[in-house]
The prediction has a mean pLDDT of 82. The RNA shown here (transfer RNA) has 78 nucleotides and comes from a Nitrososphaerota archaeon. Its Rfam family is "tRNA". Its family is annotated with triplet codon-amino acid adaptor activity in the Gene Ontology. The source organism's lineage runs through Archaea, Thermoproteati and Nitrososphaerota.
Order: sequence, then structure tokens, then C1' cells
RNA sequence: GCGACGAUCGUCCAGUCUGGUCUAGGACAUCAGCCCUCCAAGCUGGUAACGCGGGUUCAAAUCCCGCUCGUCGCACCA
Repeated sequence: GCGACGAUCGUCCAGUCUGGUCUAGGACAUCAGCCCUCCAAGCUGGUAACGCGGGUUCAAAUCCCGCUCGUCGCACCA
């Protein structure tokens, strides 16, 4: 340098193919409450995220372009 894959709550993982109640879902964690003599467990509720920029569209996590970072492969490196 070329190609492939990936980047989403504090952590892990869905959702992207085929745009549409996704103002984004689940588990764990966390906060509050309930329960309990207390703790744990359990129950209820809350907080919390789409790598960056642009484009297409009525509508973009999703499609297109560029960039950044990571992983892997290839090439180059007398």
C1' cells in the first nucleotide's frame, strides 16, 4: 500500500442482510423502592450507548462515499 472483518449503555451481546412505532432491545453491573429480624436471593422501577464527517430518503444503527482506530490476510521492504 491492497483486501476482509469489526467499532452500539460501565461490561458483554443482539439489531444492519431486506431502511419503518429503534426518541434503540437483553444479560450483568449500578441507583431507588418492595420483601426479609439482617444479609443474600427474589420482585418493581430508574439511569446509561449507535467511532467521526458528509450524501440519499418522508424516514438511516441499518444504504452510499470519505476518514479514524482495532484484528486478520496479502504485497512491499538488497